[in-house]
RNA sequence: ACAAUGGAGAGUUUGAUACUGGCUCAGGAUGAACGCUAGCGGCAGGCUUAAUACAUGCAAGUCGAGGGGUAACAGGUCCUUCGGGAUGCUGACGACCGGCAAACGGGUGAGUAACACGUAUGCAAUCUACCUCUAACUGGGGCACAACUUUGGGAAACUGAAGCUAAUUCCCCGUAACAAUAUGAAAUCGCAUGGUUUUGUAUUUAUAAUUCCGAUGGUUAGAGAUGAGCGUGCGUCCGAUUAGAUAGUUGGCGGGGUAACGGCCCACCAAGUCAACGAUCGGUAGCUGAUGUGAGAGCAUGAUCAGCCACACGGGCACUGAGACACGGGCCCGACUCCUACGGGAGGCAGCAGUAGGGAAUAUUGGGCAAUGGAGGAAACUCUGACCCAGCCAUGCCGCGUGAAGGAUGAAUGUCCUAUGGAUUGUAAACUUCUUUUGUUAGGGACGAAACCCCUGGAUUCAUCCGGGGCUGACGGUACCUAAAGAAUAAGCACCGGCUAACUCCGUGCCAGCAGCCGCGGUAAUACGGAGGGUGCAAGCGUUAUCCGGAUUCACUGGGUUUAAAGGGUGCGUAGGUGGAUUAGUAAGUCAGUGGUGAAAGCCCCGGGCUCAACUUGGGAAUUGCCAUUGAUACUGCUAGUCUUGAGUUCGGUUGAGGUAGGCGGAAUAAGUCAUGUAGCGGUGAAAUGCUUAGAUAUGACUUAGAACACCGAUUGCGAAGGCAGCUUACCAAGCCGACACUGACACUGAGGCACGAAAGCGUGGGGAGCAAACAGGAUUAGAUACCCUGGUAGUCCACGCCCUAAACGAUGAUCAUUCGACAUUAGCGAUAUACUGUUAGUGUCCAAGCGAAAGCGUUAAAUGAUCCACCUGGGGAGUACGCCCGCAAGGGUGAAACUCAAAGUAAUUGACGGGGGUCCGCACAAGCGGUGGAGCAUGUGGUUUAAUUCGAUGAUACGCGAGGAACCUUACCUGGGCUAGAAUGUGCAAUGACUGUUUGUGAAAGCAGACUUUCCCUUCGGGGACAGUGCACAAGGUGCUGCAUGGCUGUCGUCAGCUCGUGCCGUGAGGUGUUGGGUUAAGUCCCGCAACGAGCGCAACCCCUAUCCUUAGUUGCCAGCGGGUAAUGCCGGGAACUCUAAGGAAACUGCCUGCGUAAGCAGUGAGGAAGGAGGGGAUGACGUCAAGUCAUCAUGGCCUUUAUGCCCAGGGCUACACACGUGCUACAAUGGGCGGGACAAAGGGUCGCUACACAGCGAUGUGCUGCUAAUCCCAAAAACCCGCUCUCAGUUCGGAUCGGAGUCUGCAACUCGACUCCGUGAAGCUGGAAUCGCUAGUAAUCGCAGAUCAGCAAUGCUGCGGUGAAUACGUUCCCGGACCUUGUACACACCGCCCGUCAAGCCAUGGGAGCCGGGUGUACCCAAAGACGAUAACCGCAAGGAGUCGUCUAAGGUAAAACUGGUGACUGGGGCUAAGUCGUAACAAGGUAGCCGUAUCGGAAGGUGCGGCUGGAAUACCUCCUUU
Repeated sequence: ACAAUGGAGAGUUUGAUACUGGCUCAGGAUGAACGCUAGCGGCAGGCUUAAUACAUGCAAGUCGAGGGGUAACAGGUCCUUCGGGAUGCUGACGACCGGCAAACGGGUGAGUAACACGUAUGCAAUCUACCUCUAACUGGGGCACAACUUUGGGAAACUGAAGCUAAUUCCCCGUAACAAUAUGAAAUCGCAUGGUUUUGUAUUUAUAAUUCCGAUGGUUAGAGAUGAGCGUGCGUCCGAUUAGAUAGUUGGCGGGGUAACGGCCCACCAAGUCAACGAUCGGUAGCUGAUGUGAGAGCAUGAUCAGCCACACGGGCACUGAGACACGGGCCCGACUCCUACGGGAGGCAGCAGUAGGGAAUAUUGGGCAAUGGAGGAAACUCUGACCCAGCCAUGCCGCGUGAAGGAUGAAUGUCCUAUGGAUUGUAAACUUCUUUUGUUAGGGACGAAACCCCUGGAUUCAUCCGGGGCUGACGGUACCUAAAGAAUAAGCACCGGCUAACUCCGUGCCAGCAGCCGCGGUAAUACGGAGGGUGCAAGCGUUAUCCGGAUUCACUGGGUUUAAAGGGUGCGUAGGUGGAUUAGUAAGUCAGUGGUGAAAGCCCCGGGCUCAACUUGGGAAUUGCCAUUGAUACUGCUAGUCUUGAGUUCGGUUGAGGUAGGCGGAAUAAGUCAUGUAGCGGUGAAAUGCUUAGAUAUGACUUAGAACACCGAUUGCGAAGGCAGCUUACCAAGCCGACACUGACACUGAGGCACGAAAGCGUGGGGAGCAAACAGGAUUAGAUACCCUGGUAGUCCACGCCCUAAACGAUGAUCAUUCGACAUUAGCGAUAUACUGUUAGUGUCCAAGCGAAAGCGUUAAAUGAUCCACCUGGGGAGUACGCCCGCAAGGGUGAAACUCAAAGUAAUUGACGGGGGUCCGCACAAGCGGUGGAGCAUGUGGUUUAAUUCGAUGAUACGCGAGGAACCUUACCUGGGCUAGAAUGUGCAAUGACUGUUUGUGAAAGCAGACUUUCCCUUCGGGGACAGUGCACAAGGUGCUGCAUGGCUGUCGUCAGCUCGUGCCGUGAGGUGUUGGGUUAAGUCCCGCAACGAGCGCAACCCCUAUCCUUAGUUGCCAGCGGGUAAUGCCGGGAACUCUAAGGAAACUGCCUGCGUAAGCAGUGAGGAAGGAGGGGAUGACGUCAAGUCAUCAUGGCCUUUAUGCCCAGGGCUACACACGUGCUACAAUGGGCGGGACAAAGGGUCGCUACACAGCGAUGUGCUGCUAAUCCCAAAAACCCGCUCUCAGUUCGGAUCGGAGUCUGCAACUCGACUCCGUGAAGCUGGAAUCGCUAGUAAUCGCAGAUCAGCAAUGCUGCGGUGAAUACGUUCCCGGACCUUGUACACACCGCCCGUCAAGCCAUGGGAGCCGGGUGUACCCAAAGACGAUAACCGCAAGGAGUCGUCUAAGGUAAAACUGGUGACUGGGGCUAAGUCGUAACAAGGUAGCCGUAUCGGAAGGUGCGGCUGGAAUACCUCCUUU
C1' cells in the first nucleotide's frame, strides 16, 4: 500500500588470477525397492513387469399382482395293507412361455498423434426405454409355439419327429389424428441450403390385460427432463538422415443407406485436393481435471479420486434392443487349454478373492447387505466381490510413548593423555522422591438407525401427507469411560578429510579397502577396518532408482558469436519479417465494462467435526482460458487520398592496377648459328653429382621462343568478395562531387533459389623459356624416404568445360540513426592572399566517455538504440559413420550415435627455460707458465673374490672423503669358545664378611672349578656406618632400521648481489610500483629522474694478521757507544740507541691538483706518502635451492631385538687381485747426477718427553752422562743457493721399482701385516693419443722446515711455515657459470620440461561385410468363412415369405517382387582406454628447415615437398606514423 509475501549457494581446470565452460553436491518429491532396526494408534495406499496362462468359488437377476402349470419343501383334505399313496386346495415355486434389466455398476490402458481428448460453439441434419406433464383411445376376432406327453439319435454337449395347450407371445378386422407420406394456398422469419405457423385434399398406421374394484398397466400424439449421435474453430510429443502425398483421391449431378448430414456406399462427369505456417512417412504415447517441483515463467508426470475415450484370448461380422456391433450374449476364422466311446464337443478372471509365471517388487480363495447406491417387484422381499467393514504390509502422512525431579566419594568399568596424576563417558549410574500416557487385568459401553413396513392419532383433493409407538448393526463387546498394581512393557540407524554438523587411539601398509565430486591407502591414515567419544535424524534411519530445483547450462521472463563453442567465402533476389510524414474512414490486433461458461474433488482463505493433527466437512476466493455482447480509437493493421526528407531518375563534372576483347613494346632468361678465346666452369658450411679439349664458362653479333612486366610504387588506388599493375584502342560497368528538375515510400533484410568464387586438381585441344610436386643422382646423418646441391616430369601459360574449397581473416553479417577530439593521406567541390580554412565520400594512426574476462575496441565501435538473416550450447569420438544430394574423378554439401574423460579452453600474472635479443661480470675463454692423461710406486673408489673382505660418501657438491694415522686393541665384519638383570653407574631389601692379597687345575684366552690368608671405623654394646662380591627388585643394552619422521652440524649455487616489508598509488584479480629508466660501482655502491615515500636482511664498515712510524716496557731477546774477559762466542759489568718482543696509538679520506662529467664518479708515469683509490690476506655466507649429506660423533620420535641384532675372549678380516677410474709421489736427466767445502729462515714441538756432549757401530741405533716444565736447553742439519772437482748424452755415475741377504727400533706379539739401516740386484721409463686441470704477484713454479694423530708406522697424505721467485692478459666473437632488462612459450616435478604418429599387447563399444535369421507396414495376384447387400423360373408355404442357387464385398490364409527395420556373421576398417614395450622427434623457444590453412603428390611413422593464402611468427635493419620538448 488498490495491488506484492517472493529468488542464498558450494566443490572441482591454474604455481597463483580473472573469465568461459562442463561435471558434482546441499533441497523437495515417489504406487517405490533393498539393508539394518522396530512399542502403539488414526487416516490413506498397495502387480509400475507378462493386454502372460488360469484350478476352484462367487461377481445379474427379478416378477405367480402376465401365463400354462406343480419338479422340490411345508400345511390342509382324502385314501391306506400304516410302508405309504392321491389331491395345486393353500403357503410357496424348479424348469418353461412372457415382461423388464442384463448397453448400468466393476476391470484394464493393448491400440490410438485422432475431432481421441480439452475448451468453445452449432445441428434450419438427429434419436432418446424407464421418469414427469398434457390430449385422445383401450372395441372385436384368430393362428401358433415352449412347457407337458409319446417316440427316436448321441459317450457327452445336445438334438430330431409326432401330439395337446395358456398369456401382458404373435396375427387379422374396426376406429383414429394436432402422427407419417404426397400435393395445394396464405402469412411470416432466417446468414445460405431453408425454417415456422395457419388452412385444404388424398392415402396409411394403434392397443393387453391383471384386479382385493382403490388402482396398476397398454396404445397414439405433443412437451419436458435425462442420455446419446453428428459438424466446426482453437489447443495437444519427437524425427527433414521422412519432401512430396493422394484415384473414392477432391468436387459435382443422380441414386442407395442411416435416427441423422456426408464419397458413408454406387453409377456418370470434371481434375482436383493436401503440403516448408511441415503434408506423407517413421518412432513414441490413452487424453483431461490435476500431481511433483519451481520466486515465477516453466519443466516433468498422468498411480489412487473424478470426467471422457478405447478394449474384453487375436481378428472379422452381424442379431436382439430405446440404447451394443455387447467383459460374465451369438456366428465364423485363428492360436491355446480341457473332455472324448475319436464320431464330436467345451472354454475365455484387463470383475472379487486366489494359483502359476515374470520380476527388485505389490495383500485374504475373509464378514455383511446394517448403511449408501443399483436391478426387478404393487409390496413384503430377492439379487448385488458395486459398496460398507474386517485381515496382511512402517508403503506414506499425522499423533503418542519408551519416564520426571533431586542426586558429586564427579564411584567403578571403558577410552585417551603431557601418565606419582589428569581428562572424558557424566547427573549419566547407584540412591531418594514422584507420575502412570501406553501396555496388563477387571468392570461398564456407544454414535452410525432413520426410514420402508406394522400398530395407532390427525389432516385430506382419497393420490397421499404429518405426528406417536414398535421392528432392523456386518463392523463389535470395537471406539470410548472407570478402577487396580507397577518405572514397571518399549531405540535404533547413518555419519564424523573439504563441500557438511561431528576426533582421538589401535590394526593395516598403493595390500585389504573407501569414494557423490575433489580424492584417501606405499609404517606415525581425524578419508580403509575396529574401539572410545561426538554429530544428525528418530520408530525409523540409510542406500539405490526416477522427476523438478539449484542450471540465467536452450536464456519469453533471462544468454551469447574479434581471441573462450559460435558471422554463412561474396553478391543478386523469391517467400517471409520489418518499415518515412500527414488526413479521413474502419475497428482485425489492443484496452475497458457486462453476460455465459470454465463439472465435482484438489490448491488458497475463513469457519465446523474427530481430545490435537493427519483426515473430513460448510462457505468463499481462485480457475490467469474460451465464447458472446456493448463501448474506446492513442498505437499497429486494413481502405482511400495527399506530401517529400528515405530510395530512385535526369544533367554536368571527376576518379581509379574495375571487367572483357584486340594490337604493340623493351629489359632479362634459355636455346640455336657464327666469331674471339683456353682450361676449367658450376655449386656449397665444406664438398660431390653435373657441364667441359668433340672447345665449355666468358665475350661479341644475329635469330627464335615462351612467360612475366624493374624503376614509377606508397600503411596509394579500384572492386561485392575472390582479386586487379608495361603501353595503347574499342566496348561494358561502378563510385564520388555539384546542380536544377522529375517519380512519390517505389525501402531494409533475406530461409529456399540463382550467380560469382585464390591456389591446387580434372577433361579436350594447344603451348612449353624459366620455375618446379613426383622421380633420379650427389651430399649431410646413427639413419635422412628431409632441410643443401645437380638434373627433372606433370603442372605453372592459352581456349573451352568442370571442380566450389582456403588462416576465402578485420578470425568482427547487412542496413539505419545517435554520440568528445587530434593528426596524416586519396578524390572532388566552395571561399580566398596559393598561408590557411569549410564541406562531402573514402583510407589510416592515437585517444575521451562508454564497453570488455582481459588483451583491447573506440564516428571504419567490440559504445548506445532499431530491423532482418546466419550460427553456438563441455572435451574427445568427428566434420567421422550411415543415408541422401552434387561431381568424370579427387572429393564437396548435409551430418549422428555407442563409448570415454573431469576437464578441454581464453586473456593476463609470477617464475623457469630458449640452438631469442640487449647490457655486464668471473682464470670463463683468449694470452702465458706448470701439470694430469703414457711409466713405476703410494693412496682412495668401482668391480670381482671371500667365512668376512664392517659401514657410510656417488655429476659439479663421492673417490690421500668420515680416517689428524686398521699388526692385537681400535672393530662396528667373519669363524670358534663362553655369559644372561647382563660389560658400566645409581637406589632399595636380604644374607654374607672384610676388601685386598697369594695360589692350584683346566683352557687359545675369556671363563669355569677350587685352595690359602684376612675383618676396617664409631658405639649408649642393642646396633650403626664404610667397603666388597653374591641373590632379589627397579632403571639395562643395541655402530639394529628409518637422514623420506627430526634437532644439531655441514656441502653447493656463492662472498653471487641479491631477498623482502610498512604505508601510499595502479589493477576486478593473481600481481605491479618501490627494486624499472639514464649514468656509475667490486657491490640494490652511489647520483639524477620517477606515484612513490621509507625501512629491514644482505654489500661495505666495525674484528684479526701483515706493510710504515711513534709512545711505553726491556727478560730468557738485543749490543751502537764505554769497560772487563776468552782460542772463540753478549761470555760478564753495563746500556735502552737499534733489531726484536707485545700493549697502546698515528696513518689513507679521491683529502689536494689537472681534465671530463649536472652529480655520483672516472682518468693521470700528477704531488705528497711506508702504503692510493677495497694496500695484501683472513674471519664473516642474505631470503632460499638441491626431501643434498650425516640416526656410525652426539641427541632424538617411531619400529625391531632381549639365553640375542646385547656382552666377553682367541684367531682371522678391513692390507684379497684378471681389471677400470680418481688423487698423488718419483722420474725419464747436463737449468742435471755424484763428491768435497761454505751461507741465509720462519713457524712449531718437548718431562711416560726433547736430548746436547762423549764413546761404540759403515748405518739404522746402542751405552753413559748433561741441560730444559722452555724468547734461557733440545729437536735443528734448513734445502734450493754459492765455490771447486768429476760425469759428456748412454737406458747412462739418469731412474730407482722389484728381489736376495744381514740388521736396528717400537711393541705381549712385526707370519698374514710395521718403519728404518747396510750390502747386493737394477724393472718400466728417453717428456706421454683423444681429452683435461691449476694459476693474474710475493701469485705460478721450485726448495726445504714443523706440527697434529701416534708405542711404532705404511705420511708420497693433511694442516701450517718460511727461502728463491717468473711469464702473460690484445680483448669479450666463441665455450662454461652467473646477474639485470626485454621477448616467445602448449613448461610450473618448471627443457633431465612438454609432447606427436606408426608398430606390438590387453580390454571396450562401433562402421563395412559373402550371407543367415526375424519383425511390422504397404502393393499386386489367387482363394475365401461367418455376415451383409443384390438377383432368382423349378423346392416348401394359401399367401406374406422362406430354403436353395448365383453374383459383389470381406477377416484369416497363400503366392510374388520390392522397400523399411532389428539381431547375428568368417573376415575387415578406423576409434577409445590401459605406471614404467618398440621406432623415431613432428609440434611448444626462431623447437633447431617459423608455424598453420586449402589442395596435389610421395614416404615405416610422426611427416616431407610443390602451388596459393594467413600471422594466431621470433630477431634485425629500413621506412612510416604517434607522443613529448
Predicted 3D model of a 1525-nucleotide RNA (small-subunit ribosomal RNA) from a Chitinophagales bacterium.
It was read from a public genome assembly.
Its mean pLDDT, the model's own confidence on a scale to 100, is 84.
It matches the Rfam family "Bacterial small subunit ribosomal RNA".